[in-house]
A computed fold for a 481-nucleotide part of an RNA from an uncultured bacterium, annotated as small-subunit ribosomal RNA, 3' major domain. The full RNA is in RNAcentral, with records from Greengenes. The coordinates come from a structure-prediction model, not an experiment, and the mean pLDDT is 86.

Context: one part of a larger RNA
RNA sequence: UGACGGGGGCCCGCACAAGCGGUGGAGCAUGUGGUUUAAUUCGAAGCAACGCGCAGAACCUUACCCAGGCUUGACAUCCAGAGAACCUCGCGGAAACGUGAGGGUGCCGGGGCAACCCGGAACUCUGAGACAGGUGCUGCAUGGCUGUCGUCAGCUCGUGCUGUGAGGUGUUCGGUUAAGUCCGGCAACGAGCGCAACCCCUACGACUAGUUACCAUCAUUUAGUUGGGGACUCUAGUAGGACUGCCGGUGAUAAACCGGAGGAAGGUGGGGAUGACGUCAAGUCCUCAUGGCCCUUAUGUCUGGGGCUACACACGUGCUACAAUGGCGACUACAGAGGGCUGCGAAGCGGUAACGUGGAGCCAAUCCCAAAAAAGUCGCCACAGUUCGGAUUGAGGUCUGCAACUCGACCUCAUGAAGCUGGAAUCGCUAGUAAUCGCGGAUCAGCAUGCCGCGGUGAAUACGUUCCCGGGCCUUGUACA
Numbered sequence: 001u002g003a004c005g006g007g008g009g010c011c012c013g014c015a016c017a018a019g020c021g022g023u024g025g026a027g028c029a030u031g032u033g034g035u036u037u038a039a040u041u042c043g044a045a046g047c048a049a050c051g052c053g054c055a056g057a058a059c060c061u062u063a064c065c066c067a068g069g070c071u072u073g074a075c076a077u078c079c080a081g082a083g084a085a086c087c088u089c090g091c092g093g094a095a096a097c098g099u100g101a102g103g104g105u106g107c108c109g110g111g112g113c114a115a116c117c118c119g120g121a122a123c124u125c126u127g128a129g130a131c132a133g134g135u136g137c138u139g140c141a142u143g144g145c146u147g148u149c150g151u152c153a154g155c156u157c158g159u160g161c162u163g164u165g166a167g168g169u170g171u172u173c174g175g176u177u178a179a180g181u182c183c184g185g186c187a188a189c190g191a192g193c194g195c196a197a198c199c200c201c202u203a204c205g206a207c208u209a210g211u212u213a214c215c216a217u218c219a220u221u222u223a224g225u226u227g228g229g230g231a232c233u234c235u236a237g238u239a240g241g242a243c244u245g246c247c248g249g250u251g252a253u254a255a256a257c258c259g260g261a262g263g264a265a266g267g268u269g270g271g272g273a274u275g276a277c278g279u280c281a282a283g284u285c286c287u288c289a290u291g292g293c294c295c296u297u298a299u300g301u302c303u304g305g306g307g308c309u310a311c312a313c314a315c316g317u318g319c320u321a322c323a324a325u326g327g328c329g330a331c332u333a334c335a336g337a338g339g340g341c342u343g344c345g346a347a348g349c350g351g352u353a354a355c356g357u358g359g360a361g362c363c364a365a366u367c368c369c370a371a372a373a374a375a376g377u378c379g380c381c382a383c384a385g386u387u388c389g390g391a392u393u394g395a396g397g398u399c400u401g402c403a404a405c406u407c408g409a410c411c412u413c414a415u416g417a418a419g420c421u422g423g424a425a426u427c428g429c430u431a432g433u434a435a436u437c438g439c440g441g442a443u444c445a446g447c448a449u450g451c452c453g454c455g456g457u458g459a460a461u462a463c464g465u466u467c468c469c470g471g472g473c474c475u476u477g478u479a480c481a
Stems, first nucleotide, its partner, number of pairs: 001481002003478003007475007015465002019429005026320008034311002042053002064306007073131001077130002079127005086103007107120005133295002136293003142289002144284003147280001149278001154193006160169003173184003199272004204240001206238005214229002218227002243266001246260005322422001326381006338369003343362002348357003388419001393414007435457007
């Protein structure tokens, strides 16, 4: 100087407390461990691994296993020889691949009357070797990127002063703040990286603009549909608006705090982006890049099939429930944000349904996906393992795709399991939040309870900081570094 203390003081955070809802019990989904296996590819490991890499494993992906092939190679550059490329049809084979037959002569330059010949650029085949190739190892050789403490308020420097020196001072102290934020004081005076602000969205009105959006007034209509309008909504551009600016009180007359006014909004208005010096030899050589090592008829590469989907079990994360604040049936409202040409696909018709047919319209404020759901109104059910719950299983189908056996999603009928609120323990959340309800998107042929977004309905509680956890500042002890 740090680190640590079941030392002290001050302070913060859904850290506790006060509340609301969960997880832990059930079934299923998903990831992991373990076990199994020819293989169940690899990585991730307390918080910060475990719905994580994977924004989507039937083949492909795919790295794993089995089998069949290739060896200058699936891919790049160079050399030589041949042929345009390419297309069609056989045979063997699971395919890769092997083998045979036929068609076919293009483009650029030169020569030639022409037939054609020579050279060249692509492309294909053969041959030789330089080389390719490796998701092989090392993240403890590395770059880059990322997690984490933590959006915590800290981390430092120059000069000066001080100490023999390591160092200290500044950065401590008194107040104050979300903040090393600001004020005052002080052997310090300044400065940098962080904080804040500048950026985006959102909350208010104004101006400009008016189509594909809007419709108050005037006509018109099944319908903002048409004429029309430029008010309103909305869209999207510009500037405004909030600064403790004003008033009162407290305070060192300071910084600031408390209350009030006005205001759409009040003290950082609400969200986002933004992550200091560093820590964990944290993670990643399987995104990529890269040193070294290793393989080179194989640790490379092609193909078919299998596996990553196994299943006594254990754990994590979720979904659905156990019901009456509910379930079922009928009718009837109200969103936002997105996506759409190998696409979204309306009406109509067929079908119990998944879906099929049909093709209008739309490169989209125009058309479509699109039905929002919870809510509301009416009716049935009457507390039961039930009209709760839907696992599992049987049968029949639909769709995607070369192909749903291993191993897809969905529909219909039948079947109806466990489950009656979950031990010890443990998690999230302070407001348009929790809880609850649906909608969209990426990936994607198909496949979502995951992920990323969107809106609808919409709470309870916070006395307080004694305690648990994490953190900040000062101080103290130390046989630790």